[in-house]
RNA sequence: AAACCGAAAAGGCAAACUUACUGAAAAGUAAGGACGCAAAGCCAAGGGUCUAACGCAAUUGUGUUUUCAGGCACAUUGCUAUGACAGCCGGUUGCCGUA
Numbered sequence: 001a002a003a004c005c006g007a008a009a010a011g012g013c014a015a016a017c018u019u020a021c022u023g024a025a026a027a028g029u030a031a032g033g034a035c036g037c038a039a040a041g042c043c044a045a046g047g048g049u050c051u052a053a054c055g056c057a058a059u060u061g062u063g064u065u066u067u068c069a070g071g072c073a074c075a076u077u078g079c080u081a082u083g084a085c086a087g088c089c090g091g092u093u094g095c096c097g098u099a
Base pairs, nucleotide, nucleotide: 005097006096012037013036017032018031019030020029021028022027035087041092042091043090046089047088048085049084050083055079056078057077058076060075061074062073063072064071065070
């Protein structure tokens, strides 16, 4: 010095849960709180996962309009990322120490 590793010390992060706020939701932010973490730092343009407001569709239900066909509104169901997750994999940078 590099690679590997994780004894010690220093310092760091903070799951669940609670409160407040933001958001349609997933989730996020702040405070509290610690299950854990050697990258639990950063990256959502790779894979994967979560959500589905908008949009689209539908055998459907209700209401409404129309002479009818049909239209519209709401509800329900399904699909959809343009929304999220890095503490799922992945990518990338990197602290301390040599027990």
This is a predicted structure of a 99-nucleotide RNA (c-di-GMP-I riboswitch aptamer).
Its mean pLDDT, the model's own confidence on a scale to 100, is 78.
Of the family's consensus pairs, 95% are formed in the model.